[in-house]
Context: one part of a larger RNA
């Protein structure tokens, strides 16, 4: 000297920070992925208008009645709210943990003539004609529920088919250029094959097809990446070839067949540890030690396996199978997954509010208005950590007390009291931001500014034998105790317990845990 710390005693206040290291243990309840009606059919609120019925009230009145026509119903017709569905785009990012994992998993450095890439950006062509479904809707049924089933009708940017098409993709003949082995790159001849959607307020937005970019991502490799030899042999898709198959590619990534090799004392296999970096701590380096916050990259999502769909996933709040667990249940049969944000029980020495808001930043949807966002931003809680302030200043006499004493005195000490003064802080008024660009401010009447008041609302913890700065008195008497080491304590203990003074640090202090 650090420290994601706790633990005893205190304990004023701001700022910035930061908080389950233990059960990758079970979770109650709310929320954390929606969004597009300018794709589609369907729903058709409110409000208006026009009819028609029924007439409240008020006027007038020859008292018979004539006029008015509120409201309320109902048709219609404007309008166009809302939205369960189909479709589109997003749910592969954002957020969490560190179980695995000693691995091309991470760092760095290179390669891909073996590769992919939705939304963006550039360019250049292009959008013809048709067809048949289906969900919701309606009508029958089933089930307790979850959740179907049948039949009948319907609609797009949903789905399919003819066209038409190269600079694409396949085949084909030559022919130039160039490499780093396989090859690559123009160039051109001929044949095949492959697209499309519309929406509207007519402004635009979309749709197909190719080419380059941009950005993300795959693979492959050089070096480096803990401990054990009381772990020495391991290895059969193992290791290499043919030939098919699979992949965005390359490859024993699968398969037949064929050879018999592959790795290994420069530590294989095999055990036990362990997410990796930037980094941070230490130290004069060189190291050592260590991965919390924050960035980066992986891995994971109740455990165990599997695809689907996508442009991307083998997919945290998708999908199917299994296994434990908890819920419901008519017993037939269902539902669920906080290592998202709060919270709950457990475990534990130990780690927070079931708060506000999308106003700022950024993300999804969307022509836009706006939606949604526990990302984010604040706030709240805790002296957990660092910084910073404050508990008053300034004159004064040697008061009383306490403690010591050689009984003189000496300290406690300008300390207190008294005088005088100040208001950081506090209280109480009142005014008040930037953050926001016209508008829009959760924080928040917050921060800050005046005015007013009053020393007022604020000090403690652990030590004083040496090391190590600070000493004497009673009390114990090898007891009770005390301790990092050394070592005190058996009757004058500066080392115990008090008390008095004293030196050190302070809103802390001191002890214990780990590193250096």
């Nucleotide at each position: 000297g650090a420290u994601u710390a706790a633990c005893g005693c205190u304990g004023g206040c701001g700022g910035c920070g930061u908080g389950c290291a233990u059960a990758a243990c079970a979770c109650a309840u709310g929320c954390a992925a929606g969004u597009c009606g300018a794709a589609c059919g369907a729903u058709g609120a409110a409000a208006c208008u026009u009819u028609u019925u029924u007439g409240a009230u008020u006027u007038c009145u020859u008292c018979g009645g004539a006029a008015u026509g509120a409201a309320a119903a109902a048709a219609a017709g404007u309008g166009g709210a809302u939205u369960a569905g189909u479709g589109g785009c997003g749910g592969a990012c954002g957020g969490g943990u560190g179980a695995g994992u000693a691995a091309c998993g991470c760092g760095u450095g290179a390669g891909u003539a073996a590769c992919c890439c939705g939304c963006c950006u550039u360019a250049g062509a292009g959008a013809a004609g048709g067809g048949g479904a289906u969900a919701g809707c309606c009508u029958u049924u089933g089930g307790a529920a979850a959740c179907g089933a049948a039949g009948a009708a319907u609609a797009a940017u949903a789905c399919c088919c003819u066209a038409u098409g190269a600079a694409a993709c396949c085949a084909u003949a030559a022919c130039c250029u160039c490499g780093c082995a396989u090859g690559a790159g123009g160039c051109c001849u001929u044949g095949g094959u492959c697209a499309a959607a519309g929406a509207u307020u007519u402004a635009u937005c979309g749709c197909u097809c190719u080419a380059a970019g941009a950005u993300g991502g795959a693979c492959u490799u050089g070096c480096g990446u803990c401990u054990g030899a009381u772990u020495a042999g391991u290895u059969a898709g193992u290791u290499g070839g043919u030939g098919g198959g699979g992949u965005a590619a390359c490859g024993g990534c699968c398969u037949a067949c064929c050879a018999a090799g592959a790795c290994a004392g420069c530590g294989a296999u095999c055990a036990g540890u362990a997410g990796c970096c930037g980094g941070c701590u230490u130290g004069a380096g060189a190291g050592a030690g260590u991965g919390u916050a924050c960035g980066g990259c992986c891995a994971c999502a109740u455990u165990g396996g599997g695809a689907c769909u996508g442009a991307g996933a083998c997919a945290c709040g998708g999908c199917c199978c299994a296994g434990a667990c908890u819920c419901c249940u008519a017993c037939g049969g269902g539902a669920g997954g906080c290592a998202g944000c709060a919270g709950u029980g457990g475990g534990g020495a130990a780690u927070u509010u079931u708060g506000c808001a999308c106003a700022a930043u950024g993300g999804g949807g969307g022509a836009a208005a706006c939606c949604c966002u526990g990302a984010u931003g604040c706030a709240g809680c805790g002296a957990c950590g660092c910084c910073g302030c404050g508990u008053g200043a300034u004159u004064u006499a040697g008061a009383a007390g306490g403690c010591c004493u050689u009984c003189g005195g000496g300290u406690u000490g300008u300390a207190a009291a008294a005088a005088u003064c100040u208001u950081u802080u506090c209280u109480a008024u009142g005014g008040g931001a930037a953050g926001a660009a016209a508008a829009u401010g959760a924080c928040a009447g917050u921060a800050c500014c005046a005015u007013a008041g009053g020393a007022a609302u604020a000090a403690g913890g652990a030590c004083c034998g040496g090391c190590u700065a600070a000493u004497u008195a009673c009390g114990u008497g090898c007891c009770a105790g005390c301790a990092g080491c050394c070592g005190c304590g058996g009757u004058a203990a500066u080392a115990c317990g008090u008390a008095a003074g004293g030196g050190g640090c302070g809103a802390g202090c001191g002890u214990u845990g780990u590193c250096c």
Record summary
The part of an RNA shown here (small-subunit ribosomal RNA, 5' domain) has 516 nucleotides and comes from an uncultured bacterium. It matches the Rfam family "Bacterial small subunit ribosomal RNA".